[in-house]
């Protein structure tokens, strides 16, 4: 100095927006110029519920590694039980892409700086 690689699933969180509920505003009918109720539009600078949802957050499972034990094996090795590891990720940051739409989503441990 260069290249890589740093597992996968599923539940939760921060967190994000607006398809569906709720909610709120307007118009109009209904015996009807604030409280009910249909209808049709607005509204996330609406607390929510459904929904998205983290390499650099959590928790479980799986899966890798590797050691000890027992059992088979001529051996490489295989099976069961148990243990240990599976690390570390600081500051900025542009564009693209899904989904109804946006993000800490994907891209992407990206690009820069250290």
């Nucleotide at each position: 100095g260069g290249g890589g690689a740093g597992u996968g699933c599923a539940c939760c969180u921060a967190g994000g927006g607006u398809u569906c509920c709720g909610c709120u505003c307007u118009a109009u009918g209904a015996a009807a110029u604030u409280c009910u109720u249909a209808c049709a539009g607005g509204g996330g600078a609406c607390u929510g519920g459904u929904c998205c949802g983290a390499g650099g957050g959590g928790u479980g499972c799986a899966g890798g590694u590797u050691c000890c034990a027992c059992a088979g094996u001529u051996g490489a090795c295989u099976g069961u039980g148990g243990g240990a590891u599976u690390a570390c990720a600081c500051c900025g940051u542009a564009u693209g892409g899904a989904u109804a739409a946006a993000a800490g989503c994907c891209u992407g441990g990206g690009c820069g700086g250290g």